[in-house]
The prediction has a mean pLDDT of 82. A computed fold for a 75-nucleotide RNA from a Fimbriimonadia bacterium, annotated as transfer RNA. It matches the Rfam family "tRNA". Its family is annotated with triplet codon-amino acid adaptor activity in the Gene Ontology. The sequence is in RNAcentral, with records from ENA.
RNA sequence: GCGCGGCUAGCUCAGAGGUAGAGCACUUCCUUGACGUGGAAGGGGUCAUAGGUUCGAAUCCUGUGCCGCGCACCA
Numbered sequence: 001g002c003g004c005g006g007c008u009a010g011c012u013c014a015g016a017g018g019u020a021g022a023g024c025a026c027u028u029c030c031u032u033g034a035c036g037u038g039g040a041a042g043g044g045g046u047c048a049u050a051g052g053u054u055c056g057a058a059u060c061c062u063g064u065g066c067c068g069c070g071c072a073c074c075a
Base pairs, nucleotide, nucleotide: 001071002070003069004068005067006066007065010024011023012022013021018055026042027041028040029039030038048064049063050062051061052060
């Protein structure tokens, strides 16, 4: 340098055009002598970023950034 994949909640990930979810974690309550387990409720997201297409974009297209893998190049 070229190609491919990834970037979504604190973490691990789902979501493939119609107002964003799960598990774990976190907060409150119940349960316990207490902790843990178990149960109930709740908070938390500019969907990496800048544009484009569309009535509508996390989702499609383009540029950029970062991470990973492969190939090539170098002396």